[in-house]
RNA sequence: GGCAGAAAUGGCGAUGGAGUUCGCUAUAACCACUGCUCGGCAGUUGGAGCAGUUGAUAACUCCUACCUCGUC
Repeated sequence: GGCAGAAAUGGCGAUGGAGUUCGCUAUAACCACUGCUCGGCAGUUGGAGCAGUUGAUAACUCCUACCUCGUC
C1' cells in the first nucleotide's frame, strides 16, 4: 500500500427534537423530484446556473415550526 473479515454502546436514511422498530454503512452509508440553459448535431456521464413542486418520519407515535380550511 492492496484485499478480505470482525466490531452496531460509532455514523447514516433531502428541513428541527424525542421514543420504538427497521434498513444501510467503516471512509463509506447520506445529500429529493421536474423543466430549461451552458458553441452545432447525436448518445452517455458528470458539473454549473435559473425556475418550479412535495415533505419536518426510513416507518409509527408525540412535540415544535410552516402551510390550507373551518369554528369561537
Fluoride riboswitch aptamer (crcB RNA motif) from Candidatus Fraseribacteriota, 72 nucleotides, folded computationally. Its mean pLDDT, the model's own confidence on a scale to 100, is 76. Its Rfam family is "Fluoride riboswitch aptamer (crcB RNA motif)". The family has 289 seed sequences and 2,293 matches in Rfam 15.1. Its family is annotated with response to fluoride and positive regulation of gene expression in the Gene Ontology.